This is a predicted structure of a 71-nucleotide RNA (transfer RNA) from a Candidatus Kariarchaeaceae archaeon. The sequence is in RNAcentral, with records from ENA. Model confidence (mean pLDDT): 82 of 100. Its Rfam family is "tRNA". The family's RNA type in Rfam is transfer RNA. NCBI's taxonomy places the organism under Archaea, Promethearchaeati, Candidatus Kariarchaeota, Candidatus Kariarchaeia, Candidatus Kariarchaeaceae.
RNA sequence: GCGCUAAUGGUGCAAUGGUAGCACUCGAGCUUCCCAAGCUCGCAACCCGGGUUCGAUUCCCGGUUAGCGCA
Numbered sequence: 001g002c003g004c005u006a007a008u009g010g011u012g013c014a015a016u017g018g019u020a021g022c023a024c025u026c027g028a029g030c031u032u033c034c035c036a037a038g039c040u041c042g043c044a045a046c047c048c049g050g051g052u053u054c055g056a057u058u059c060c061c062g063g064u065u066a067g068c069g070c071a
Stems, first nucleotide, its partner, number of pairs: 001070007010024004018054001026042005047063005
């Protein structure tokens, strides 16, 4: 330099055009003599900029970062 893959709550992962979900963590409550465990509720996210579309996390283009391959 070229190509491929990935980027989503604090963390690890889903969802792949139509309200963005799960687990852990965190906060509140219940339970307990206390702690742990368990149960209920809650907070919190689509890497950035454009384009297509009635509608984009999803499709297209460019960029950034990371990983892999080739030279």